This is a predicted structure of a 1393-nucleotide RNA (small-subunit ribosomal RNA) from an uncultured bacterium.
The prediction has a mean pLDDT of 84.
Its Rfam family is "Bacterial small subunit ribosomal RNA".
């Protein structure tokens, strides 16, 4: 300390969201121990039941209980006995005394302390300082000074009377420190003298006289108490300065209200606290009044502070005790565990009446997500009573329960493999988990268990905490770890399950078959008796900004102006001190942070002792700036005087163009509008053009990034009234300024309202036309209204999207307005100062883009406003308005962003420039017929797959009867057709015949392996077994490679370095030519380079050279059926090797003296000659898993594999593609010329025979410049046909052959006769070509046994047209705009569902 998110990527602006830290916490999952601490935040709801306040017999008088003593009574056991009794004398009962205890009364004191709890309060409640000359204090200290003498009564208690009770009454007696008088002092009250003092009312102290006017007593003989005043100390009252939350969508509010008077009354004591009279005051934008919230503080969390948020536990003040009102007691209360009255609840009740109050401790019910035991004890600390012993304290002290927080402790330590097993991965070699474990050697804190045994008590006694903290003995690695994350932020990765399903997620997001983000596993990260989530708060958030920010486009400048309040203020002096500094005091409880020390073993924790509490208050002292006071000044400001500019306003008046429109004249058919057109208007005479007349608006030219004015806004001319500004003068005031909240006042256009006015124009409307529709755009009309006078509205992109005023900071160069100086003068000169209003630019500032003396720069005042996006400038309240509306102005839900400027694409029914058979111009075609052949659809057991606009569709397919074959039906096989290994056996194994079967499969017979070191062994093949495996045209081309298509043979795609921009990027590649070309020149902050272009290469057009067979034959010879056939030659054609030539090189023009272009010689070819190969960075998730390769899934007696037989050739239909015609440029017939380029051994086949013909039959020759296929054909020439469904045209179909092949039924091609369909040049559309091209013609070939109208080549004939980029498509290059980036097949708005 910062991170993550708006974009294709920048940069700012801005929200949200993370990482910390806190808590009286609650929730899931886990849980050993100890110390300190801490626990109803909610229902101030109700509360069973226990306890929480009594205590004094040394203040009283009775009564019980006990003990002992005395009396009276009363007579038991026992013991005796002569049974008659006697002795004894106890308990029990009653009296009296003495001691203890103790129920209830009388009395004294205490119950106003402690303890609880925040509901109420927004206030002198609380904080802070002060004040009382306005005032109490029981108990307690200190003093002085007194207590003499009498009196009558009431509880209790007896005895009665109501009543269920609570209680409530009557008679009688009776004690006191209880209660009443007298005496007597203080004090106190009145009057009266007269001194001192203060702070206004006053306040102190004396002296004289009148009048109220105290007291209790007990005793253990030590004392304890009583009464009076004065002091004092503690504890309280009251009052006052400052401070204390929101909301103005609360703006006024008050009537004992605000004041008075030596008024009454009433207090402890001021005071409208009451009361009566008298005045009408008294609070408020420095926020009354009223609503909501809320006990305040010390602190506590958090923050670098500055804030901010809280106010649990502990202190300290308040408040409150079931609501609500009341007093009495008392020193003290309007009283938590006291009274009375109402109320609401609860509960007893004989219905008549009663009782109660847990916001004291447990503890219940309820609530709630959530907070303990109906525990021990006065030992210790305080408290209350008491002389004291004691006795009461649920105050407290301790235990209990909860990981609810802090602290501290442990679950062991050492050693142990190149490393066990398991368990996860794996490219199977391996590597993690791992020195971890096991093993061996230690130690026991802790927990168990046993044994000993504190301090805390000062103070006799007496220890609840507790047999508790701690010591010690034994004994054992045992008894003891979880949770949470691992896609960035943020440490930490794989497997496997899933497949936009289950889910997760805090922001961005993941998951639609390889998921590091769901679920699991192994590993890791990370905290650890905890860990997570969840909620709150602060922080990061300089994202309300005081420290510390904004407002020209990003949210944000008020439409503009005057001005009160209020804020800020010129220049020198003097004085005062309120702020402001500085010393010193006083308070700033404690406690809590800190800093230092010390006690619990250490921390937490507690104890001492410093510093701090930044605050406030009085005091003393200063005087510079602020601020006040006094007199000055003269620079701001403002008045006066001169001058001139100007659509500045407001009224009055006046002119001339044009439009319309009325009257008349002249004229004839249109006229008027449009992209075309209609509607309109005219033959009842229009448009037109000519006179004249009316009326109402708005002022051409001037006229200008010119002037005015505060904005809005102001425009013919003329007068009148009036504002402000500027220039010159420097005469006067003396700071009179500035900004300005509310407030007033102005303020386009549309609207409103009463009259008026209406030419033109022109919302609503009406037709017309466009149009899928047209409530628009266009066109003909037209009503408000535009205009005037009065009055309303008050808002606009009122914009410079820029708030006033001030003072400074670089030039240039325009223009308006006033004024000086220089040149003797003159000026269209030349410099200069004031105000204005433009442009361009330096610094500086900005995200940028701009701004830049007319800042958006540097600084000051002062005002308005801003704080994520939508909701919404909406709702609701209010105030305004006739209204229409304006002005203040929210929330809920909801989104992860919404924007600003800038880059780079990409697209535009945007510019400008170029290119291409893109158009055009021109030839020929599809599209109509029939066939072929592709696809779609539909059928089918099956019609295998696969290819989809251009860039599928005569395409994978260079050739499906079987095979192919991947489909389909049926049959079979299971280590398998095929590859490696292994084992056993054969050498009878491969082969061949035969027999079966639909076929494979099977089953039979024949025949009969190599080497060699030789009962062996290897090697080849085969049988048969077992498993490792094989296999798959199964899925993914959206996991890939390779490969191919496409824009596009388009000219572009880019890099180094350098500059420039905070950046993304940009420059180079962009400007001027210029080219087929980012080809080239020149120019430039760029210089250079690469891939692309071009060249190199192939093939063609000309020559030349070597070579001369199988090719040629020109000259010489021979020959013959006349065929270079032969001898010969290599002249020529031709062949196939080498070379030559074309480079804008030459010339003329133009060009910029360049690159280049036009022309032109020369030349077989001329400006890249023609043609071919060649495809740059990328695009299209383009095609292809079915050429092949290949991850991953997927099947393994089957999705493999063998095989028969079908299928792929199906047919209502559509669509591509192509053949053939529709004829005379033709069709037949005859019989004649001319090719290139190929192919041949399972072939290619001459020649002869045979068939009408396909072909057969025999059979030469060539592995081919030799032979063969092989006849080219259009085309000339003759001749016939004479415009018709024909002597076109040839599908269908019958018959009957031919050939290939195990096989032509489904399904082959061909011949021969023989039927002879449909078509007479083809809608809308559409397709190719620029020259040896189109078009027309025929030949070869690959595939293949057969089986092309296709498809790759060849060659013969051989044209027509291009004026030209205006437009269609497709492309380049520059520039605009842009809310697009998946890029326009984009984005996006609305209604519906």
């Nucleotide at each position: 300390a910062g991170a993550g998110u708006u974009u294709g990527a920048u940069c700012c602006u801005g929200g949200c969201u993370c990482a910390g830290g806190a808590u009286g916490a609650a929730c899931g999952c886990u849980g050993g121990c100890g110390g300190c601490g801490u626990g109803c935040c909610u229902a101030a709801c109700a509360c069973a039941u226990g306890c929480a306040a009594g205590u004094c017999g040394a203040a009283c008088g009775g009564g019980u209980g006990u003990a002992c003593g005395g009396g009276a009574u009363g007579g038991a056991a026992g013991g005796u006995u002569u049974c008659g009794g006697c002795c004894g004398g106890a308990a029990g009962c009653c009296c009296c005394g003495u001691g203890c205890a103790u129920g209830a009364g009388u009395g004294g004191c205490g119950g106003a302390c402690g303890g609880g709890u925040g509901a109420a309060u927004a206030a002198c409640g609380c904080g802070u300082g002060g004040g009382c000359a306005a005032c109490c204090u029981g108990c307690c200290c200190u003093g002085u000074a007194c207590a003499a003498g009498g009196g009558g009564a009431c509880a209790a208690c007896a005895c009665u009377u109501a009543g269920a009770a609570a209680u409530a009454g009557g008679u009688g007696c009776u004690a006191a420190u209880a209660c009443c008088g007298c005496a007597u002092a203080a004090c106190g009250g009145g009057g009266g003298g007269a001194g001192c003092c203060g702070c206004a009312u006053g306040g102190c102290a004396c002296c004289c006289c009148c009048c109220u006017g105290a007291a209790a007593a007990c005793u253990c003989c030590g004392g304890u108490g009583g009464u009076a005043c004065a002091g004092g100390a503690u504890g309280g009252g009251c009052c006052c300065u400052c401070g204390u939350c929101u909301g103005a969508u609360u703006a006024g509010c008050u009537g004992g209200u605000u004041g008075g008077g030596c008024a009454g009354g009433g207090u402890a004591a001021c005071g409208g606290c009451c009361u009566a009279c008298c005045a009408a005051g008294g609070c408020g934008a420095c926020g009354a009044u009223c609503a909501g919230u809320a006990g305040c503080c010390g602190g506590c969390c958090u923050g670098a502070g500055a804030g901010g948020g809280c106010g649990g536990c502990c202190g300290g003040c308040c408040a409150c005790a079931c609501u609500g009102g009341g007093a009495c007691u008392g020193a003290g209360a309007c009283a938590c565990g006291g009274c009375c009255c109402a109320g609401a609840c609860u509960c007893c009740u004989a219905c008549g009446g009663g009782a109660g109050g847990c916001a004291g401790c447990a503890g219940u019910g309820g609530g709630g997500g959530a907070u303990a035991u109906u525990g021990c004890g006065c030992a210790a600390u305080g408290g209350g009573g008491g002389g004291a012993a004691c006795u009461c304290u649920g105050a407290c002290g301790c235990a209990g329960c909860g990981a609810c927080g802090c602290c501290g402790c442990g679950u062991g330590g050492g050693u142990g493999a190149a490393g066990g097993a398991g368990c996860g991965u794996u490219u199977c070699g391996g590597c993690g988990c791992g020195u971890a474990a096991a093993g061996c050697c230690c130690u026991a804190u802790u927990g168990a268990c046993a044994g000993g045994g504190a301090a805390g008590a000062a103070c006799g006694g007496g220890g609840g905490c507790g047999g508790u903290u701690c010591c010690u003995c034994c004994u054992u690695a045992a008894g003891u770890a979880g949770c949470c994350c691992c896609g960035g932020c943020u440490a930490a990765c794989u497997u496997c399950g899933u497949u936009c399903c289950c889910g997760c997620c805090g922001c961005c997001g993941c998951g639609g078959u390889u998921a590091u983000u769901c679920g699991u596993u192994g590993g890791g990260g990370g905290c650890c008796a905890g860990g997570g989530u969840u909620a709150u708060u602060c922080g990061g958030a300089u994202u309300u900004u005081c420290u510390g920010g904004g407002u020209g486009u990003u949210a944000a400048g008020g439409g503009g102006g005057c001005g009160c309040c209020g804020g800020c203020g010129g220049c020198a002096g003097c004085g005062c001190c309120a702020a402001c500094c500085a010393g010193g005091a006083g308070u700033g409880a404690a406690a809590g942070u800190c800093c230092g020390g010390g006690g619990c073993c250490c921390a937490a924790c507690c104890c001492c002792g410093g510093g701090a509490c930044u605050g406030c208050u009085a005091u003393u002292g200063g005087a510079a700036c602020u601020g006040c006071g006094c007199g000055g000044c003269u620079g701001g400001a403002g008045u006066g005087c001169u001058g001139g500019a100007g659509g500045g306003g407001c009224a009055g008046g006046u002119g001339g163009a044009a439009u319309u429109u009325c009257u008349g004249g002249u004229g004839u058919a249109g006229c008027g509008g449009u992209g075309a057109a209609a509607u309109g208007c005219g033959u009842a005479g229009a448009u037109a053009u000519c006179a004249g007349g009316a009326g109402g608006a708005a002022c051409c030219c001037c006229g200008g990034u010119g002037g005015c004015g505060a904005a809005g806004g102001c425009g013919g001319c003329c007068u009148g009234c009036u504002g402000g500004a500027c220039u010159g003068c420097g005469a006067c005031u003396g700071a009179c300024g500035u900004u300005g909240a509310g407030g007033c006042c102005c303020g386009a256009a549309a609207g409103c309202g009463u009259g008026g006015g209406g030419a033109g124009c022109a919302a609503a409307c009406c037709g017309g036309a466009u149009u899928a529709g047209a409530u628009a755009c266009c066109c003909u009309g037209g009503u408000a209204g535009u205009c005037c006078c009065c009055g309303c509205c008050g808002u606009a992109a009122a914009c410079g999207a820029u708030g006033a005023u001030u003072a400074c900071u670089a030039u240039g160069u325009g223009u308006c307005g006033g004024g000086g100086a220089g040149c003797a003068g003159a000026g269209a000169c030349u410099g200069c100062c004031c105000g204005g209003u433009g442009c361009c630019g330096c610094a500086g500032c900005c995200a940028a883009c701009g701004c830049a003396u007319u800042a958006a720069g540097u600084a000051a005042u002062c005002c308005a406003c801003c704080u994520g996006g939508g909701g919404a400038g909406u709702a609701c309240g209010u105030c305004c308005g006739c209204a229409a509306g304006g002005a203040u102005g929210a929330a809920a839900c909801u989104c992860a962003a919404a924007g600003g400027a800038a880059u780079u694409g990409a697209c535009g029914g945007g510019g400008a420039c170029c290119c291409g058979c893109a158009c055009c111009a021109a030839c020929g075609g599809u599209g109509g017929a029939g066939c072929a052949u592709g696809u779609g659809g539909u059928u089918u057991a099956a019609u295998u797959c696969g290819a989809a606009g251009c860039a599928a569709c005569g395409c994978g397919a260079a050739g499906a009867a079987c095979c192919u074959u991947a489909c389909c039906c049926g049959a079979c096989c299971u280590u398998g057709a095929c590859c490696u290994c292994c084992c056993c056996c054969u050498g009878g194994a491969u082969g061949g015949c035969c027999c079966g079967u639909a076929a494979c499969g099977g089953g039979c017979c024949c025949g009969g392996c190599c080497c060699u070191u030789u009962u062996g062994g290897g090697g080849c093949a085969g049988c048969g077994g077992a498993g490792a495996c094989a296999g798959g045209u199964g899925g993914u081309g959206c996991a890939u490679g390779g490969u191919u298509g496409u824009c596009g043979u388009c000219a572009g795609c880019u890099c180094g370095u350098g500059u420039c921009g905070u950046g993304a990027g940009a420059u180079g590649u962009u400007g001027g030519g210029u080219u087929a070309a980012g080809u080239c020149c020149c120019g430039c902050a760029a210089c250079g380079a690469g891939c692309g272009c071009a060249a190199c290469c192939c093939c063609u057009a000309u020559c030349c050279u070597c070579a001369g067979u199988a090719g040629c034959c020109a000259g010489c010879g021979a020959g013959c059926u006349a065929g270079g056939u032969c001898g010969g030659g290599c002249a020529c054609u031709c062949u196939a090797g080498g070379g030559a030539g074309a480079c804008u090189g030459c010339c003329g023009g133009g060009g910029a003296c360049a690159a280049c272009c036009c022309g032109g010689a020369g030349g077989a070819a001329g400006g890249u000659g023609g043609g071919g190969a060649u495809g740059a960075c990328g695009u299209c998730a383009a095609a292809u898993c079915a050429u092949c390769a290949u991850g991953c899934c997927c099947c393994u007696u089957a999705u493999g594999a063998u095989u028969u037989g079908g299928g792929c050739u199906a047919c209502a239909c559509a669509c591509g593609u192509g053949c053939u015609a529709c004829a005379a440029u033709g069709g037949c017939g005859c019989a004649a010329a001319c090719a290139a380029a190929g192919g041949g051994a399972a072939g290619c086949g001459a020649g002869c025979c045979u068939g009408u013909g396909a072909a057969g039959g025999u059979a030469a020759g060539c592995g081919a410049a030799u032979c063969c296929c092989a006849g080219a054909a259009a085309u000339a020439a003759c001749g016939u046909c004479u415009c018709a469904g024909u002597u076109c045209g040839g599908a269908u179909u019958g018959u009957a052959g031919u050939c290939u092949g195990c096989a032509a039924c489904u399904c082959g091609a061909c011949u021969a006769c023989a039927u002879g369909a449909a078509g007479c040049u083809g809608g809308a559309a559409u397709c190719g070509c620029u020259a040896g091209u189109a078009a027309u013609c025929g030949c070869g070939g690959a595939u293949c046994a057969g089986a092309a109208u296709g498809c790759c080549g060849c060659g013969g004939u051989g044209a027509a047209u291009a004026c030209g980029u205006u437009c269609c498509c497709g492309g380049g290059u520059c520039u605009u705009g842009c809310a697009c980036a998946c890029a326009c097949c984009g984005c996006c708005c609305g209604u519906c569902a």
Annotation
The RNAcentral record of the sequence draws on ENA, Greengenes and SILVA.